[in-house]
């Protein structure tokens, strides 16, 4: 000093599956029935790409250990909006291999 990895930001892309039901709350509108929206509790079905958990091949001489977009579905999610694992760009340092 050069090659890489992972950490932050910012843009731009980025699935899938319920506008389900029953209660009860706030907040607007209406003279009233009532209608709107948004938190919240239950129950039922559904999804997998925040996290998290698990390993047949695999990698390791064995033990142990590891890893996914596989699996499950605690979480989370199910109309758009947020959110979203992963991908390209760009910025400024940090740690680490070589």
């Nucleotide at each position: 000093g050069c090659c890489g990895g992972c950490c932050g930001c910012g843009c731009g892309g980025g699935a899938g599956a319920g506008c389900g039901c029953g209660g009860g709350g706030c907040a607007g509108g209406g003279c009233g029935a009532c209608c709107u929206g948004c938190g919240c509790c239950g129950c039922c079905a559904c999804c997998g790409a925040a996290g998290g958990a698990g390993c047949a091949a695999c990698c390791g001489c064995c033990c142990c250990g590891g890893a996914a977009a596989c699996u499950c579905u605690c979480a989370g999610g199910u109309c758009a909006a947020c959110g979203g694992a992963c991908c390209g760009c760009g910025c400024a340092g940090g740690c680490u291999g070589g």